[in-house]
């Protein structure tokens, strides 16, 4: 130095077809309980790595840079 691949709520993870960003665990409040813990039910957390560019509209497509990982010289 080239090339590929991932970065999404505290953790993990779904969105692969542009059009309301999903789920699990974890948090808080309830409800059950003599209490706990299990279990139900509700909330709450996300400037989707940063930054520009496309578009009627971007996690999604373009273009850089960061960060982590793999190959090759």
């Nucleotide at each position: 130095g080239c090339c590929c691949c991932u970065g999404u709520a505290g953790c993990a993870u779904a969105g692969u077809c542009g059009c309301u960003a999903u789920u699990g665990c974890g948090g808080u409040u309830g409800a059950c309980u003599c209490g706990u813990a299990a279990u139900c039910a509700a909330c709450a957390g996300g400037u989707c790595g940063u930054g520009a560019g496309u578009u009627c509209a971007a996690g999604u497509c373009u273009c850089a840079c960061c960060a982590g990982g793999g190959g090759c010289u």
The RNA shown here (transfer RNA) has 73 nucleotides and comes from a Candidatus Woesearchaeota archaeon. The prediction has a mean pLDDT of 83. It matches the Rfam family "tRNA". It is annotated as a transfer RNA.